Transfer RNA from a Nanobdellota archaeon, 75 nucleotides, folded computationally. Lineage of the source: Archaea > Nanobdellati > Nanobdellota. RNAcentral holds the sequence, with entries from ENA. The coordinates come from a structure-prediction model, not an experiment, and the mean pLDDT is 82.

RNA sequence: GAGCCAUUAGCUCAGUCUGGUUAGAGCGACGGACUCUUAAUCCGUAGGCCGCGAGUUCAAAUCCCGUAUGGCUCG
Repeated sequence: GAGCCAUUAGCUCAGUCUGGUUAGAGCGACGGACUCUUAAUCCGUAGGCCGCGAGUUCAAAUCCCGUAUGGCUCG
């Protein structure tokens, strides 16, 4: 210098290929039920403007372009 992959909740990830209802799950946090108490179990609540910027579109996490960080490969 070139190519590829990843970036979404506090953590681990799905969703992207094929644009379309309000962006989801597990764990964790908080509240409640149960229990003599704790744990376990069950119910509920909060937490994201999808790494960043710009573009296309009626509509973008998803498509195009640029860019940042990390990883792998090639030279």